[in-house]
C1' cells in the first nucleotide's frame, strides 16, 4: 500500500473525510446548492495480543 480517484485514522477497542457515484429536493430545464444511500473483511501469508490499520517477521 486503506472504498472508483485522492487521503485520515493520535496511545491496539470493530474504519472516517474530500471528490465522484446513485434515490430524492430545488428548477422550464441544466448547473450550483440541500437531503438521504449504496460502495472497504486495510497489498498477501505468518505471529504477539482478550482484541491488530496500527507492534513483530517474510515476501510482492
Nucleotide at each position: 500500500g486503506u472504498g472508483g480517484c485522492g487521503c485520515a485514522g493520535u496511545c491496539g477497542g470493530u474504519a472516517g473525510c474530500g471528490c465522484g457515484u446513485u434515490c430524492g429536493g430545488c428548477u422550464c430545464a441544466c448547473a450550483c446548492c440541500c437531503c438521504a444511500g449504496a460502495g472497504g473483511u486495510u497489498g498477501u501469508g505468518g505471529g504477539u495480543u482478550c482484541g491488530a490499520a496500527c507492534c513483530c517477521c517474510a515476501c510482492c

This is a predicted structure of a 60-nucleotide RNA (transfer RNA) from Branchiostoma belcheri.
Rfam family: tRNA. Rfam's curators write: Transfer RNA (tRNA) molecules are approximately 80 nucleotides in length. Rfam classes the family as a transfer RNA.
The coordinates come from a structure-prediction model, not an experiment, and the mean pLDDT is 84.
NCBI's taxonomy places the organism under Eukaryota, Chordata, Leptocardii, Amphioxiformes, Branchiostoma.